[in-house]
């Protein structure tokens, strides 16, 4: 000098992640809880089965009308934090809560895994109260970045974040 899917440090990508705190509208005139009128034996603790409590002929569920009136989740703006696999999900496993017990559900937390450069938008399916909003294999556009065309720049085409850029150390080669 050169290569290197080794190692360490530092950064870049842009409507860029992610948390937390405030505040805002939805949720929702909705759940609750009252009160009246019907009803007449079943209701409640997520769900089903079997249990344990418990509430009900002083009137259960269920139905209609008054009146009362929320809150979680999900969203948005702002602001701080900590960040550039930042982080999202997809399966599958465990762990905790939700009266036991067994399945199942739901919520966090944790491991593995397999996708995904980042945005934005479509399409199909889903989560959702929701036309918000997120999330999905793929399809479009932007945009960072490398690779190869190209004499060059502009450009087309291609790759993936296990990437790219700089320094530095190690290893292999001459």
């Nucleotide at each position: 000098u050169u290569u290197u899917a080794a190692g360490a440090u530092a950064g870049a990508g842009g409507u860029g992640c992610a948390u937390c705190u405030u505040c805002u509208a939805u949720a929702a005139g909705u759940a609750u809880u009252u009160g009246c009128a019907g009803g007449a034996a079943c209701g409640a603790u997520u769900u089903c089965a079997g249990g344990a409590u418990u509430g009900g002929u002083u009137g259960a569920a269920c139905u209609g009308c008054a009146a009362u009136g929320a809150a979680a989740g999900g969203a948005g703006a702002a602001g701080a934090u900590g960040c550039c696999g930042a982080a999202g999900u997809u399966u599958u496993c465990g762990a905790u809560a939700c009266c036991c017990u067994g399945a199942a559900g739901u919520a966090u937390c944790g491991a593995a895994u397999g996708c995904u450069g980042g945005u934005u938008g479509c399409c199909u399916g889903g989560u959702g109260a929701a036309a918000a909003a997120c999330c999905u294999u793929g399809c479009a556009a932007u945009u960072g970045u490398c690779a190869u065309c190209c004499a060059a720049a502009a450009g087309a085409u291609g790759g993936a974040g296990c990437g790219c850029u700089a320094u530095c150390u190690g290893a292999a080669a001459c």